[in-house]
Context: one part of a larger RNA
Molecule: small-subunit ribosomal RNA, 5' domain
Organism: uncultured Bacteroidales bacterium
């Protein structure tokens, strides 16, 4: 010079994009951040509605009160499914097959999708809510007694596995396919709608998706770390697993790795990328995107297609809190926001309108993902702070070789003209596609499709026009050489400057002021850090 998640001084008028704890993976007060399904179930606690009672007002219809009633529409809490492993965060640890990047499984899995074929018969059983009663301050827990289902079971049937026989084909060592018999072993659920039909359940191939393991390269620093190793290498057999393997365990051998750097030790998430430089190179890994790891510390499993699970569970531990002292509760590295800590980092806002996620036929309802706001010159970017004329070169500063000149300086005033922005007033979006529903079409008759048809947080926002007045908007560093830019006064090795080299001791272009120049400009300079 450039660059930055910057800080700090000094200054500050507007927008658009983008960014915002780099320190204490430190402790948290509070709110919310995962639900959903009544088109699986029993039921009814709470709403609103029927229907009977009763009761007030009225002639009376009918309104009002109040009791009963799952009968309806619903539906807290319960059982039950799906989802909770996504999505958000963070960089503790990890030098490692974590990562990249090419490769392999003839050694694997894969809910929700999609494609194909088949099936869905029969029997049984418990529990949760309720209820009754008990025990604890609490968190909660125990005990009797009754029910349901898509919840358990058991029988049956099944092309599928698994054993064996028969014979084929194939390859890449163990072996892979395929056809046929017998044997033994595993299945299911049903709600909805008046119906057409929907939604679903079971098996088994295959797709597709994701994911497990394996290999080769590649991927920090110290050799002032030189040797390490006993489940260590390997086998034979076996356990576990979805699988392959000392993963694991019995028993046998005595072997593995190393200057092509083993082991130690110390830093450290990697990567697409960034940043600088002509390149090669060097640093760097914040925000967006992938992968990986963790969820208060440390262990472990359960559940499930997926977990050893951030807002599950179980043990120990540290800290915090509640307690009737017996016993309990918690875990923001989710959004917010708090104290700490530091040079420094925001709102304890708003909506599900859009994309997108979970549940549901669907209407929906949940979403601190996300969309927006709102603070901060933290950065880029774009506008403005006026434009044209105008000489007595005004006054006024300053300076000098001082009756006079020379700069500030066309700068001002004046004079015309504009009106981004401001400031009022008026209109004012796109972002919304569609859903229910209605209507045409199309065919394979419930399925798509095409037009119509609620919904906007942000917002009365951007935008657009109209009207007023040059109106409310310029600083900050520098001026010895490197390095654009020079006087005057004041200090007098003092007070002071400095990046280097160096000024300062009575005429300092180098201290401090003034005057005038120079750069850059809503900034500017300063420290840090990289190239």
């Nucleotide at each position: 010079g450039g660059a930055u998640g910057a800080a700090c001084g000094c200054u500050a008028g507007c927008g658009g994009c983008a960014g915002g704890c780099u320190u204490a993976a430190c402790a948290c007060a509070u709110g919310c951040a995962a639900g959903u399904c009544g088109a699986g179930g029993g039921g009814c606690a709470u709403c609103g509605c029927g229907u009977g009672g009763a009761g007030u007002a009225g002639c009376a219809a009918u309104a009002c009160u109040u009791c009963a009633u799952g009968g309806c529409g619903g539906c807290g809490a319960c059982c039950g499914g799906c989802g909770c492993a996504a999505g958000g965060g963070u960089g503790c640890g990890u030098a490692a097959c974590g990562c990249g990047u090419g490769a392999g499984c003839a050694a694997c899995a894969u809910g929700c999708c999609c494609g194909u074929a088949u099936c869905a018969g029969g029997g049984g059983g418990a529990u949760a809510a309720c209820c009754g009663g008990c025990g604890g301050a609490a968190a909660c827990g125990g005990c009797g007694a009754c029910u349901a289902a898509a919840c358990c079971c058991c029988c049956a049937u099944a092309u599928a596995u698994c054993u064996u026989c028969a014979a084929c084909c194939g390859g890449c060592a163990u072996c892979g396919g395929a056809u046929g018999g017998a044997g033994a072993u595993g299945a299911a659920a049903u709600g909805g709608g008046c119906g057409a039909c929907c939604a679903g359940g079971a098996u088994a191939c295959g797709g597709a998706u994701u994911g497990g393991c394996u290999c080769g390269c590649g991927u920090g620093g110290c050799a002032u770390u030189a040797g390490c190793u006993a489940g260590a290498u390997g086998g034979c057999g076996g356990g576990g697993u979805a699988a392959c393997g000392g993963c694991c365990c019995a028993c046998c051998a005595u072997g593995g790795c190393g200057a092509c750097g083993a082991u130690g030790c110390c830093u450290a998430g990697g990567g697409g990328u960034u940043c600088u430089g002509a390149g090669a190179g060097g640093a760097a890994g914040g925000u967006c995107c992938c992968c990986c790891a963790c969820a208060c510390u440390g262990g472990a499993a359960c559940u499930g297609a997926g977990a050893c699970a951030c807002g599950g569970u179980c043990c120990a531990g540290a800290c915090u809190c509640c307690u009737a002292c017996g016993g309990g509760a918690g875990g923001c590295a989710g959004c917010a926001g708090u104290g700490a800590g530091g040079a420094a980092u925001a709102u304890u806002g708003g909506u599900c309108a859009a994309u997108g996620g979970g549940c549901g036929g669907a209407a929906g309802c949940c979403u601190g993902a996300a969309c927006c706001a709102g603070c901060c010159a933290u950065g880029c970017c774009g506008c403005g702070u006026g434009a044209a004329g105008g000489a007595a070169u005004a006054a006024g500063g300053u300076c000098c070789u001082a009756u006079g000149g020379a700069c500030u300086g066309u700068c001002a005033a004046c004079u015309u003209c504009u009106u981004u922005g401001g400031c009022a007033g008026g209109g004012g979006a796109g972002c919304a596609a569609u859903a229910a529903g209605g209507u045409c079409c199309a065919c394979g008759a419930g399925u798509g499709g095409g037009c119509c048809g609620a919904u906007g947080a942000g917002a009365g926002u951007a935008c657009c026009c109209u009207g007023c007045a040059a109106a409310a908007a310029a600083g900050c560093a520098u001026c010895g050489g490197c390095u654009a830019a020079c006087u005057c006064c004041g200090u007098g090795c003092c007070a002071g400057c400095a990046g280097c080299c160096g000024c300062g001791g009575u005429a300092a272009u180098a201290c401090g002021g003034g005057g005038g120049a120079u750069g850059c400009g809503a900034g500017c300079g300063u420290u840090a850090u990289c190239c």